[in-house]
Predicted 3D model of an 82-nucleotide RNA (transfer RNA) from Candidatus Chisholmbacteria bacterium RIFCSPHIGHO2_01_FULL_52_32.
It was read from a public genome assembly.
RNA sequence: GGAGGGUUGGCAGAAUGGCAAUGCGCCGGUUUCGAAAACCGGUGGGCGUAAGCCCUUAGAGGUUCGAGUCCUCUACCCUCCG
Numbered sequence: 001g002g003a004g005g006g007u008u009g010g011c012a013g014a015a016u017g018g019c020a021a022u023g024c025g026c027c028g029g030u031u032u033c034g035a036a037a038a039c040c041g042g043u044g045g046g047c048g049u050a051a052g053c054c055c056u057u058a059g060a061g062g063u064u065c066g067a068g069u070c071c072u073c074u075a076c077c078c079u080c081c082g
Stems, first nucleotide, its partner, number of pairs: 001081007010024003018065001025043006044055004058074005
């Protein structure tokens, strides 16, 4: 230099162009003398007393009524070729 694959929350990891799953972890609760386990609820970020509002799938742009998903460029990681 060329080809292919990948990048989603604290971590792992799903999602056929139409509500960003699930598990672990974490927080609160039930239980217990106390814990562990189990069970219930919550858990991306910002603002807000709250209701709620805004933003969010590596970064930027494009297509589309609508993009994590399709297209282009960039960055980084893995594999192969030279």
It matches the Rfam family "tRNA". The family's RNA type in Rfam is transfer RNA.